[in-house]
RNA sequence: CAACGAAAAAGGCAAAACCGUUGAAAAGCGGUGACGCAAAGCUAUGGGUCCUAACUAGUGAGUAGUGUUACCCACUAAAGGAUCGCCAGGCCGCCGAA
Numbered sequence: 001c002a003a004c005g006a007a008a009a010a011g012g013c014a015a016a017a018c019c020g021u022u023g024a025a026a027a028g029c030g031g032u033g034a035c036g037c038a039a040a041g042c043u044a045u046g047g048g049u050c051c052u053a054a055c056u057a058g059u060g061a062g063u064a065g066u067g068u069u070a071c072c073c074a075c076u077a078a079a080g081g082a083u084c085g086c087c088a089g090g091c092c093g094c095c096g097a098a
Base pairs, nucleotide, nucleotide: 004096005095012037013036017032018031019030020029021028022027035085041091042090043089045088046087047086048083049082050081051080052079056077057076058075059074060073062071063070064069
């Protein structure tokens, strides 16, 4: 230094739930709280999973107008967003038994 991870030492993080707050939502942030975690540190790069307010396209119904348009509702796709404590990649990192 690397691999590795202890009945070691010093510490660290913080699930669910509750309260407040941001958001259309998923979810995020703060406080309380600990289920657990050797990367449960950072990163949305590749997958997986979650969300649908707005925008885009398509399909179907309704209303108004009239020779084809507008409005509106629902669904689908795309698109956008989220998740690193889902998996992997990348970067950084405490300690030193076997």

This is a predicted structure of a 98-nucleotide RNA (c-di-GMP-I riboswitch aptamer) from Thermincola ferriacetica.